This is a predicted structure of a 91-nucleotide RNA (c-di-GMP-I riboswitch aptamer) from Desulfitobacterium hafniense Y51.
RNAcentral holds the sequence, with entries from Rfam and Ribocentre.
Its mean pLDDT, the model's own confidence on a scale to 100, is 89.
Lineage of the source: Bacteria > Eubacteriales > Desulfitobacteriaceae > Desulfitobacterium > Desulfitobacterium hafniense.
RNAcentral records the identical sequence in 2 taxa.
RNA sequence: UAAAGUCAAGGGCAAACCUGCCUAAAGGCAGGGACGCAAAACCGUAGGAUCUAAGGUGCUUAAAAGGUGCUAUGAUAGCCUGGUUGCCAAU
Numbered sequence: 001u002a003a004a005g006u007c008a009a010g011g012g013c014a015a016a017c018c019u020g021c022c023u024a025a026a027g028g029c030a031g032g033g034a035c036g037c038a039a040a041a042c043c044g045u046a047g048g049a050u051c052u053a054a055g056g057u058g059c060u061u062a063a064a065a066g067g068u069g070c071u072a073u074g075a076u077a078g079c080c081u082g083g084u085u086g087c088c089a090a091u
Stems, first nucleotide, its partner, number of pairs: 003091001005088001012037002017032006035078001041084003046081003049076003055071006
């Protein structure tokens, strides 16, 4: 330096849930809290996948209201693949 992550050390992050705020929602932010995570660090303009449906649009209606189907420009990196970066004793 590289690979690897079985056994260490110093540590790091923070699911669900609760409270407050933002949002149409999914979800996000902050505090508390730990289910877990060797990248659970970063990248949604790398490719998939999934979630939501404000707006748009179809159906329903005499017409409306309401309901309902489709749809991302919204969201998820703790869904997968991919890219970038990073700590470490022994091997």